[in-house]
A computed fold for a 386-nucleotide part of an RNA from a Nitrospiraceae bacterium, annotated as large-subunit ribosomal RNA, domain III.
Context: one part of a larger RNA
RNA sequence: GAGUAGCGUUAAACAAGGUGAAAAGCCUUGUCGCCGUAAGCCCAAGGUUUCCUGCGCCACGUUCAUCGGCGCAGGGUGAGUCGGCUCCUAAGGCGAGGUCGAAAGGCGUAGCUGAUGGAAAACAGGUCAAUAUUCCUGUACCUGGCAAUGAUGCGAUGAGGGGACGGAGAAGGUUAUGCAGGCCGGGCGUUGGUUGUCCCGGUUUAAGCAAGUAGGCGUGCCGCGUUGGCAAAUCCGCGUGGCUUAGCCGAGAUGCGACGACGACUGCUCUUCGGAGCGGGAAGCUGCGGAUACCAUGCUUCCAGGAAAAGCCUCUAAGCUUCAGUCACUGACAGACCGUACCGAAAACCGACACUGGUGGGCGAGAUGAAUAUUCUCAGGCGCUU
Numbered sequence: 001g002a003g004u005a006g007c008g009u010u011a012a013a014c015a016a017g018g019u020g021a022a023a024a025g026c027c028u029u030g031u032c033g034c035c036g037u038a039a040g041c042c043c044a045a046g047g048u049u050u051c052c053u054g055c056g057c058c059a060c061g062u063u064c065a066u067c068g069g070c071g072c073a074g075g076g077u078g079a080g081u082c083g084g085c086u087c088c089u090a091a092g093g094c095g096a097g098g099u100c101g102a103a104a105g106g107c108g109u110a111g112c113u114g115a116u117g118g119a120a121a122a123c124a125g126g127u128c129a130a131u132a133u134u135c136c137u138g139u140a141c142c143u144g145g146c147a148a149u150g151a152u153g154c155g156a157u158g159a160g161g162g163g164a165c166g167g168a169g170a171a172g173g174u175u176a177u178g179c180a181g182g183c184c185g186g187g188c189g190u191u192g193g194u195u196g197u198c199c200c201g202g203u204u205u206a207a208g209c210a211a212g213u214a215g216g217c218g219u220g221c222c223g224c225g226u227u228g229g230c231a232a233a234u235c236c237g238c239g240u241g242g243c244u245u246a247g248c249c250g251a252g253a254u255g256c257g258a259c260g261a262c263g264a265c266u267g268c269u270c271u272u273c274g275g276a277g278c279g280g281g282a283a284g285c286u287g288c289g290g291a292u293a294c295c296a297u298g299c300u301u302c303c304a305g306g307a308a309a310a311g312c313c314u315c316u317a318a319g320c321u322u323c324a325g326u327c328a329c330u331g332a333c334a335g336a337c338c339g340u341a342c343c344g345a346a347a348a349c350c351g352a353c354a355c356u357g358g359u360g361g362g363c364g365a366g367a368u369g370a371a372u373a374u375u376c377u378c379a380g381g382c383g384c385u386u
Base pairs, nucleotide, nucleotide: 013031014030015029016028017027018026032383033382034381035380040363041362042361043360046343047342050341051075052074053073054072055071056070060068061067080141081140082339083338084337087118088117092113093112094111098107099106100105122139123138124137125136126135142335143334144333146331147330149328150327151326152325153320154319158315159314160313161312166302167301168300169299172295173294174293177289178288179287180286181285182203183202184201185200186199187198188196204261205260208256209255210254215249216248217247220243221242222241223240224239225238226237228236229235262284265280266279267278268277269276270275303306349358350357365377366376367375
């Protein structure tokens, strides 16, 4: 220079009470304002204790600070079913033999590895200051070995089926959800009106089990024969004869689950006045609108013709055939290990910062409307640290 620029989007504050040495900024209450396909909620990545509580204010916080993502201390993450691990494979990587190369090494078959994909199973309510599909209550389900009983051709690293898949479009049936009415509980105005077609609040309930609807696919069963499926096959394929329209998939609704839970409201006790504990508990229905969600990996159509492998089912080979093994049902048992706090369109991630930037997926209410546009509002969250 200069007590100058600036104090980081112009969403906005005000009052009372509290605490305190001290209050524009902290806490409580009331009013006001802002977002509301978000500035709300839930995951992934990344961060790694920032979460909760107590104490504290030198520094950090673009001001103050009694406050804090700051300092100190204590506490906090509970799983057979969520995700991983485990089983399986894709691109890619590695790569026995192999092949190429003076060497180092390169490429690559079988194979191994490798999720962003495939494969078993859980929902509702309650609860801590801080976790919950993990704890508790209630009601379920799956897999495995073992044992009992009954039945019985079992057996794979082999064979077959299945898993198993594109784009676009259209129509239907539903649900989530919303609205209206009814029902239940409450109110009747300190200012003109308000016993009414008035106002306010509530009207919620899962997985699973049973049966198999709308709809979709579609012949199925029994014989016989078989140069095919690298061997075999009763399986698959192919041919043929007979009898036939079976069978499979499948949302939702309904009943049970639930004589339960939740539930507006309300009683009692305690209180550090923040709250905590123990109870009681009404109605809990109908109609309409209605999805991009489900039926649906469906249907129609098009050409550019749209993963693989395992789990699973069937078949036999070697082998075993009083055993072992397999199937059904019942019973008791087992289900380890790792993640789980918190932020997550952000003051906690990537940007040197508490930075107007960047950051994948899902949910995303009402009025207006074609709409996730626009504007105003629910729930919820904020007023952006002078």
Model confidence (mean pLDDT): 84 of 100. Rfam family: Bacterial large subunit ribosomal RNA. Rfam links the family to the GO terms ribosome and structural constituent of ribosome.